[in-house]
RNA sequence: GAGCUAUCCAGAAAGGUGGAGGGACGGGCCCUGUGAAACCUUGGCAACCUGCCGUUUUCGGUAAGGUGCCAAUUCCUGCCGGCGAAAGCCGGAGAGAUGCCGA
Numbered sequence: 001g002a003g004c005u006a007u008c009c010a011g012a013a014a015g016g017u018g019g020a021g022g023g024a025c026g027g028g029c030c031c032u033g034u035g036a037a038a039c040c041u042u043g044g045c046a047a048c049c050u051g052c053c054g055u056u057u058u059c060g061g062u063a064a065g066g067u068g069c070c071a072a073u074u075c076c077u078g079c080c081g082g083c084g085a086a087a088g089c090c091g092g093a094g095a096g097a098u099g100c101c102g103a
């Protein structure tokens, strides 16, 4: 790090350092000196990959190892379509995130 593919309405925080930002981007709306980002420690969630157990060609279990994650549906939205007087609702795409594979 192009690309491929699966998932994204569930779930899970305390402490220390730090000292003003953060929620990808634009718009909105939020979080934040009752302490943002970042880093560290401990804890937890989940079950994508490996391992192990059962089943047998698939599924289930486990949670030891590799990732990931622990405000708000990916916080909502952006483009297209349907319904609607409007507010808005629904579907799809795009974008993004994470895992596996990977020139």
Stems, first nucleotide, its partner, number of pairs: 003101001005099004013042005021031003025078004043070003048066003051062004074095001079092005